[in-house]
RNA sequence: GUCCUCGUAGCUCAGGGGAUAGAGCGCCAGGUUGCGGACCUGGAGGCCACAGGUUCAAAUCCUGUCGGGGACG
Repeated sequence: GUCCUCGUAGCUCAGGGGAUAGAGCGCCAGGUUGCGGACCUGGAGGCCACAGGUUCAAAUCCUGUCGGGGACG
């Protein structure tokens, strides 16, 4: 330099055109307990890497940029 792939919650990941964007772990509150842990219930937390485009509608499709990983030279 060229090509491929990934970027979604604090972490690990689902979701591949129309849902109020979800799960597990973690965090907070309550219950339970002599106190904790475990367990049960509830809650907070996301401008879906960034910019532009296509579309009635974009996390999702296209282009570019940035960042991680890989292949080739």